c-di-AMP riboswitch aptamer (ydaO/yuaA leader) from Nonomuraea aurantiaca, 141 nucleotides, folded computationally.
[in-house]
RNA sequence: CACCUGUGACCGCUGAACCCGCCUGUGCGCGGGACCGGGGACCCAUGUCUCGAUCGGGGCUAAUCGGCACGUCAACGUGCCGUAGGGCAGCUUCCACGCCCGAGCCCGUCAGCUAACCCGGCAAGCGGUAUGGAAGCAAGG
Numbered sequence: 001c002a003c004c005u006g007u008g009a010c011c012g013c014u015g016a017a018c019c020c021g022c023c024u025g026u027g028c029g030c031g032g033g034a035c036c037g038g039g040g041a042c043c044c045a046u047g048u049c050u051c052g053a054u055c056g057g058g059g060c061u062a063a064u065c066g067g068c069a070c071g072u073c074a075a076c077g078u079g080c081c082g083u084a085g086g087g088c089a090g091c092u093u094c095c096a097c098g099c100c101c102g103a104g105c106c107c108g109u110c111a112g113c114u115a116a117c118c119c120g121g122c123a124a125g126c127g128g129u130a131u132g133g134a135a136g137c138a139a140g141g
Base pairs, nucleotide, nucleotide: 010128011127012126013125014124018033019032020031021030022029023027035121036120037119038118039117044112056110057107058106059105060104065082066081067080068079069078070077071076085101086100087099088098090137091136092135093134094133095132096131
C1' cells in the first nucleotide's frame, strides 16, 4: 500500500414494522399511541335455462401474466426470454431509462362491497458518497 474478515459508532435503503411508558421479572415481556392488514349489514354487485369436460376457493405482498425448451398425457416443476407492477442518499413531483426486484408465505372447503362492530401485525434483510436532469420546498453558508 492492496485485499479479505469481524466488531463498535454514525448515517442510510427495502418494508406497516416506529415512538412512549411500565417492572421482583429485562423478556426482543406487557401496555398505549402512530402505522398496516383481515373479517363483518342495508344498498349495489354476483347469480338466473339445457348439456359436457376440466378445475376448489381466498388472503398478505411490487412480485402478476405470457412465450420457448425439457421432465411431461395433463396438472405441476425446472431453465431461458419477456412482462403487469415495484425500488434506488435532503423531501415531493415530473422526465430520462443508468442499476436492480419481479420472490415468498398464509387460511383450510370458507370469506364480493360493506356502517356499527370484531380480530390481528408491529418483522426480516441489506448498504457506506449514493444513476442523471428539471421545478418547488427545506436545510446550511

The sequence was found by an Rfam model in a public genome assembly. Rfam family: c-di-AMP riboswitch aptamer (ydaO/yuaA leader). Rfam describes the family as follows. This family represents a conserved RNA structure found upstream of the ydaO and yuaA genes in Bacillus subtilis and related genes in other bacteria. The ydaO/yuaA element is thought to act as a genetic 'off' switch for the ydaO and yuaA genes in its native state.